[in-house]
Context: one part of a larger RNA
RNA sequence: CGUAAGAGCAUUGAGAGGAGUCUCCUCUAGUACGAGAGGACCGAGGAGAACGCACCGCUGGUGUACCUGUUAUCGUGCCAACGGUAGACGCAGGGUAGCCAAGUGCGGAGCGGAUAACCGCUGAAAGCAUCUAAGUGGGAAGCCCACCUCGAGAUGAGUGCUCUCACAGGGUUAACCUGGUAAGGUCACGGGAAGAACACCCGUUUAUAGGCUCUAGGUGGAAGAGCAGUGAUGUUUGAAGCCGAGGUGUCCUAACAGACCGAGGG
Numbered sequence: 001c002g003u004a005a006g007a008g009c010a011u012u013g014a015g016a017g018g019a020g021u022c023u024c025c026u027c028u029a030g031u032a033c034g035a036g037a038g039g040a041c042c043g044a045g046g047a048g049a050a051c052g053c054a055c056c057g058c059u060g061g062u063g064u065a066c067c068u069g070u071u072a073u074c075g076u077g078c079c080a081a082c083g084g085u086a087g088a089c090g091c092a093g094g095g096u097a098g099c100c101a102a103g104u105g106c107g108g109a110g111c112g113g114a115u116a117a118c119c120g121c122u123g124a125a126a127g128c129a130u131c132u133a134a135g136u137g138g139g140a141a142g143c144c145c146a147c148c149u150c151g152a153g154a155u156g157a158g159u160g161c162u163c164u165c166a167c168a169g170g171g172u173u174a175a176c177c178u179g180g181u182a183a184g185g186u187c188a189c190g191g192g193a194a195g196a197a198c199a200c201c202c203g204u205u206u207a208u209a210g211g212c213u214c215u216a217g218g219u220g221g222a223a224g225a226g227c228a229g230u231g232a233u234g235u236u237u238g239a240a241g242c243c244g245a246g247g248u249g250u251c252c253u254a255a256c257a258g259a260c261c262g263a264g265g266g
Base pairs, nucleotide, nucleotide: 001153005164006163007162008161009160010159011158015150016149017148018147021049022048023047024046025045026044027043033038051107052106053105054104055103059101060100061099062098066094067093068092069091070090071086072085073084074083075082076081110145112144113143118138119137120136121135165266167179168178169177170176184261185260186259187258188204189203190202191201192200208254209253210252211250212249214247215246217243218242219241224237225236226235227234228233
């Protein structure tokens, strides 16, 4: 921009994409078959491999400043306690959320259809024979459907429900132009397990974000003081102190102030 008014929501499915895999074991059955050696079709059950989708409850990885330890050195006057630098984490031990796999759930189902090669039934031309000429069956990881996703720009622009409308000025009063609006939408503002931008989703007087409360979880026992010890240190107060993203509650702070677009009865 179009979809012959303007919108919101829900749909149909033309069409497109994805998937489609393989192995082993058990039973049937040591059966059919075979002199024996060997050894099935069909069908049923089980275990896996790789691949794919999803997720983070479990096992773990990461987690650049969440906790702790620690070396050298500098600083806060000193002790103690802290802070800086040593990488754009000094090093080391752990680790929430998120992200992830090596982790764990699921998937590749169909006794649906039409077929290929091939196998048939009936059957003439051609008194026989013949799967074919008329007619009629079976038959594949392949084709169509079924399964998952997208999908009406499917310009062939579909369908349903709901909402808004008898506004001004100009104009040969008529197509149309301009302006303010309706339903609705955009910007703006607070944000997001959404995201390169855009888009998408939520919120703006309500729990949207921050703060604060409590808490899950992490670290692992703070400082100060007491006690024991000559001391290093240990221990008690005390599962302590501290804590990013998780959860819960709470209007304390900030979502203020606003602006714009958008039909005229089709």
A computed fold for a 266-nucleotide part of an RNA from Prochloron sp. SP5CPC1, annotated as large-subunit ribosomal RNA, domain VI. It was read from a public genome assembly. Its Rfam family is "Bacterial large subunit ribosomal RNA". Lineage of the source: Bacteria > Cyanobacteriota > Oscillatoriophycideae > Prochloraceae > Prochloron.